[in-house]
A computed fold for a 346-nucleotide part of an RNA from a metagenome, annotated as small-subunit ribosomal RNA, central domain.
Its Rfam family is "Bacterial small subunit ribosomal RNA". Rfam links the family to the GO terms ribosome and structural constituent of ribosome.
The full RNA is in RNAcentral, with records from SILVA.
The coordinates come from a structure-prediction model, not an experiment, and the mean pLDDT is 87.
Context: one part of a larger RNA
RNA sequence: UUGGGUUUUAAGGGUCCGUAGGCGGACUUUUAAGUCAGAGGUGAAAGCCUGCAGCUCAACUGCAGAAUUGCCUUUGAUACUGGAAGUCUUGAGUAUAGUUGAAGAAGGCGGAAUACGUCAUGUAGCGGUGAAAUGCAUAGAUAUGACGUAGAACACCGAUUGCGAAGGCAGCUUUCUAAGCUAUAACUGACGCCGAGGGACGAAAGCGUGGGGAGCGAACAGGAUUAGAUACCCUGGUAGUCCACGCUGUAAACGAUGAUAACUCGCUGUUGGCGAUAAACAGUCAGCGGCUAAGCGAAAGCGUUAAGUUAUCCACCUGGGGAGUACGUUCGCAAGAAUGAAACUC
Numbered sequence: 001u002u003g004g005g006u007u008u009u010a011a012g013g014g015u016c017c018g019u020a021g022g023c024g025g026a027c028u029u030u031u032a033a034g035u036c037a038g039a040g041g042u043g044a045a046a047g048c049c050u051g052c053a054g055c056u057c058a059a060c061u062g063c064a065g066a067a068u069u070g071c072c073u074u075u076g077a078u079a080c081u082g083g084a085a086g087u088c089u090u091g092a093g094u095a096u097a098g099u100u101g102a103a104g105a106a107g108g109c110g111g112a113a114u115a116c117g118u119c120a121u122g123u124a125g126c127g128g129u130g131a132a133a134u135g136c137a138u139a140g141a142u143a144u145g146a147c148g149u150a151g152a153a154c155a156c157c158g159a160u161u162g163c164g165a166a167g168g169c170a171g172c173u174u175u176c177u178a179a180g181c182u183a184u185a186a187c188u189g190a191c192g193c194c195g196a197g198g199g200a201c202g203a204a205a206g207c208g209u210g211g212g213g214a215g216c217g218a219a220c221a222g223g224a225u226u227a228g229a230u231a232c233c234c235u236g237g238u239a240g241u242c243c244a245c246g247c248u249g250u251a252a253a254c255g256a257u258g259a260u261a262a263c264u265c266g267c268u269g270u271u272g273g274c275g276a277u278a279a280a281c282a283g284u285c286a287g288c289g290g291c292u293a294a295g296c297g298a299a300a301g302c303g304u305u306a307a308g309u310u311a312u313c314c315a316c317c318u319g320g321g322g323a324g325u326a327c328g329u330u331c332g333c334a335a336g337a338a339u340g341a342a343a344c345u346c
Base pairs, nucleotide, nucleotide: 003318004317005316006315007300008299012314014201015200016199017198021194022193023192025088026087027086028085029084030083031082033081034080035077036076037075038074039073040072041071042070049065050064051063052062053061054060091191092188093187094186095184096183097182098181099180100179103177104176105175106174107173108172109171110154114150115149116148117147118146119145120144121143125136126135162169163168206247207246208245209244210243211242215241216240220236221235222234223233258313259312260311261310262309263308266291267290268289269288270287271286272285273284274283295302296301319346320345321344328339329338330337331336
């Protein structure tokens, strides 16, 4: 490299958009580049292969043939692919009318809880644990009530629910932005799919500048436990967690399952539409779940949301360790990220 693979054995890129490129719906006409057929030229000799012959055989040698799967020229064929022209509507998009949601951004507001402060009542404990102690408290704590301040998160509803490309998104409300779905079948007429490079987004932690800081809480301190205890438990507590702007670009970024399209029995629950006189039953489209036929799979299991049967495109794997290391390069303020070996060893 081919082949074979990628849920769990090595292997799906974190996600989307998109450049080159690859692939691409129905019908008609045309062309003849690919494709197919015929003819001509060329494809050195030797060698290989087949047949025959010569050295007593063989190796070896000679003769003939085949092969040389290719390239060029030319004459035809036109199903398929490509090019050109035209037509179409089912793919795709648009329009109109509905509808859905924790989709996003900015602002305003709310109550519970917690902490702190002030005042009041009140007196000796509180707190914590397996048990304790550190800690707090007669300078009046804990508890209870009133008022005030602050930051963060939004109980119940809440769900195998919903939305989003993924990360993710949950109090209420206003404004702005985006999306899906359904119905109509009005409009465009293949405008499509995938997508190397590239771009954008991307949890948490971390970094920079400036704010903020209630609770929680790496580090750190103390108390316990223990043979020890740089832990688990307890009392404190800094960074951080929060906000704005900028960076980082990684995760078990998981469905450990790339995207798109077509096809292949059913049952059942549920979300949003349509339709219907109807709250019942059945239907239909798009989702989210459970169980299963065929089929697949080493099995577990998957099974119209496929891991089944196919097509197109991309990414990735090729024994374990060394190693996601070294070196180089690119990016980054740094931390580090990306790319990514070999010796050696089993």